[in-house]
C1' cells in the first nucleotide's frame, strides 16, 4: 500500500414489515436542590432538560385473510384422480359390539393459504436441464449485456368472486454501482 477482519455511522439492497405519539424502567451528559463530614477530586438522595436505544399501549401509512347480491359453480355425456385417518363424550336404537347423528381434541395423503418460487424431461437418490416466474448492476423509461434466486412456513376435511363487516402482520436477511437512447429534477458559472 492492497486485501481480510471486527465496531461504529450514512447510504443503499430483498420484503407489507414504516412513521407518529402517550406512559414505565434503565444508561450517558451537563444544570440545579439540599443532608453528613474541620475538608477532599469524599459519602448517600432529590428535581427538571437534552441524548440514545427497551418494555407495554395506541394511531396513520403499507401488506394479507374470512364475508352477499350479481357472475361464476352447481345440472348432463365421456377420461383420470381423489372423496381422508384416530381418540373422547353425549344421543338414538337395544344391556353390550356394531351401525348413525351431533359435539370437542390430535393428526395430515384431499383441499386451500402467503411467496416469484410453477411444469415438463432424465435420474435409485443427491442432482442436471428446458421453458415459465422473480431480483439487481444508485432519478425514471425503452433497449442491450452481465450476475443471481426459482425457497419456506402456515390452515387442518375447511373456505370461488365478495359492498357494508370481521380479523391478522407490520418481522428477518444482506453490501451491489455495465453500455446505448429518451425524459425529468438538482447544482455551478456567466
Nucleotide at each position: 500500500g492492497a486485501a481480510g477482519c471486527c465496531c461504529g455511522g450514512a447510504c443503499g439492497c430483498c420484503g407489507a414489515a414504516u412513521c407518529c405519539c402517550g406512559c414505565c424502567a434503565c444508561c450517558g451528559a451537563g444544570c440545579u436542590g439540599a443532608u453528613c463530614g474541620a475538608a477532599a477530586c469524599g459519602a448517600a438522595c432529590g428535581g427538571a432538560u437534552c441524548g440514545a436505544g427497551g418494555g407495554c399501549g395506541g394511531g396513520a401509512g403499507c401488506g394479507g385473510a374470512g364475508g352477499a347480491c350479481c357472475c361464476a359453480c352447481a345440472g348432463g355425456u365421456c377420461c383420470u384422480u381423489c372423496u381422508g385417518a384416530g381418540c373422547a363424550u353425549c344421543a338414538g336404537a337395544u344391556c353390550c359390539c356394531c351401525c348413525u347423528g351431533a359435539u370437542g381434541c390430535u393428526c395430515u395423503u384431499g383441499g386451500g393459504g402467503u411467496g416469484a418460487a410453477g411444469u415438463c424431461g432424465c435420474g435409485c437418490a443427491a442432482g442436471c436441464g428446458a421453458c415459465a416466474g422473480g431480483g439487481c448492476g444508485a432519478u425514471u423509461c425503452u433497449c442491450g449485456c452481465g450476475u443471481c434466486c426459482u425457497a419456506a412456513c402456515c390452515c387442518g376435511a375447511c373456505a370461488g368472486c365478495u359492498a357494508a363487516c370481521u380479523u391478522c402482520g407490520u418481522a428477518g436477511g444482506c453490501g451491489u454501482c455495465c453500455g446505448a437512447g429518451g425524459a425529468a429534477g438538482a447544482g455551478c458559472a456567466c
Annotation:
A computed fold for a 190-nucleotide RNA from a Frankiaceae bacterium, annotated as c-di-AMP riboswitch aptamer (ydaO/yuaA leader). The coordinates come from a structure-prediction model, not an experiment, and the mean pLDDT is 76. The organism belongs to Frankiaceae, within Bacteria.